Predicted 3D model of a 351-nucleotide part of an RNA (small-subunit ribosomal RNA, central domain) from an uncultured Planctomycetales bacterium.
Rfam family: Bacterial small subunit ribosomal RNA.
The full RNA is in RNAcentral, with records from ENA and SILVA.
Its mean pLDDT, the model's own confidence on a scale to 100, is 87.
Context: one part of a larger RNA
RNA sequence: CUGGGCAUAAAGCGCACGUAGGUGGUCUUCUCAGUUGGAUGUGAAAGCCCCCGGCUCAACCGGGGAACUGCAUCCAAUACUGGAAGGCUUGAGGACAGCAGGGGUAAGUGGAACUCCAGGUGGAACGGUGAAAUGUGUAGAUAUCUGGAGGAACACCGGUGGCGAAAGCGGCUUACUGGGCUGUAUCUGACACUGAGGUGCGAAAGCUAGGGUAGCGAACGGGAUUAGAUACCCCGGUAGUCCUAGCCGUAAACGAUGGGCACUAGGCAAUGGAUCAUCCUAUGGGGUUCAUUGCCGUAGCUAAUGUGUUAAGUGCCCCGUCUGGGGAGUACGCUCGCAAGGGUAAAACUC
Repeated sequence: CUGGGCAUAAAGCGCACGUAGGUGGUCUUCUCAGUUGGAUGUGAAAGCCCCCGGCUCAACCGGGGAACUGCAUCCAAUACUGGAAGGCUUGAGGACAGCAGGGGUAAGUGGAACUCCAGGUGGAACGGUGAAAUGUGUAGAUAUCUGGAGGAACACCGGUGGCGAAAGCGGCUUACUGGGCUGUAUCUGACACUGAGGUGCGAAAGCUAGGGUAGCGAACGGGAUUAGAUACCCCGGUAGUCCUAGCCGUAAACGAUGGGCACUAGGCAAUGGAUCAUCCUAUGGGGUUCAUUGCCGUAGCUAAUGUGUUAAGUGCCCCGUCUGGGGAGUACGCUCGCAAGGGUAAAACUC
C1' cells in the first nucleotide's frame, strides 16, 4: 500500500470553535478539464506468450505474429463529476410570536447545623470503643438557657427529572448574559458537513502570590489492636479543602460507543411545547405532531454478552486511531511547565 477493524479482545482525541484540505441539495443553459469511444504516431532490441523452422532430441539458435495494459496529438459523445452564468427552496441561517430550565458571571441576602467567646443554672463526670486508653473536667467540663462572632455547605422539594459542548451546575433575590425547543412559512438563497495543523474550555490533586480557616483532614504526634501494625479503630492535628489573580492540562475526563445526514416494526413511561375533538368541569383523561430523557422489544447485527429509530441495523461524507505479550507509555531527542510533571515516542533483548 491492498485489506480488516476500534462498547467489553489492540484501537474514538476529555470537549468544543475553526484554518487549509476533503465532501456537498435542486432546475436550466454553456463549456468539454475529468470520463467514454475511435483514428494516427510512439511504446528500441533481446526476453515472456503463440506458430513455423535449424543443430539426431533438448537446452540453445533463426524467422513471423501477438503483446508492451502506457504516453502524445486529432476527431467525436455529453449521462455523471468539475468549471462558467442564471434560477429555486426542501438543507442552513435570520425575523416575528411563545415556552421550560440547578446554563454562565457578578452583587446582595436567609435559616438550620457546627465550632469558638461572654454570662446564667448546675455540681461530677464527659467523650470514645468490640473492649479500652490517650483526650476534656472541681481553675466548674458534659448538659441546658441567653447573647455574640466566624467560616463552609445549602435538609425537605428532588425525580428513572431539568440545563450545559464536555468538565460540570442545586437556599433565596436582583442585574448582565449564552444556548435550546415549539409555532408562523415572513426574509436570505446552498450561505452546508467534517476538520490535519491551530486556538479556547477543561473534575480532583498539585504549584506561585495575597487573604481566609468553622467543620473535615494527607503528613505528623499520641492511644489501642497485633508476633509486628510505618494500617484498619480512637484522641489530636499541619498542608489542603474556601476566596482573588495566575499556572498545571491530567482522570475508569465512561455510554469504556467521534461528528453529520438519510432510511429501517412496535409497546410502555417521563419532561418541554403546538394542535384537534369529546365527556361536561376533573385544574384532568384521550387523539395527532415536534424536540428531549428512560425501560422493553421485532428484523438485522454480534464470538457471545448484548444492541436494537438515542443502533452496536442499512448506506454516504469527513476526522482520529489499532496491528502479538513483556521491555514501555519507558530511554534518547525535541517541546511545554516555576516545579511536580505533561505531550511526542523508539530499540536491543526476551516469550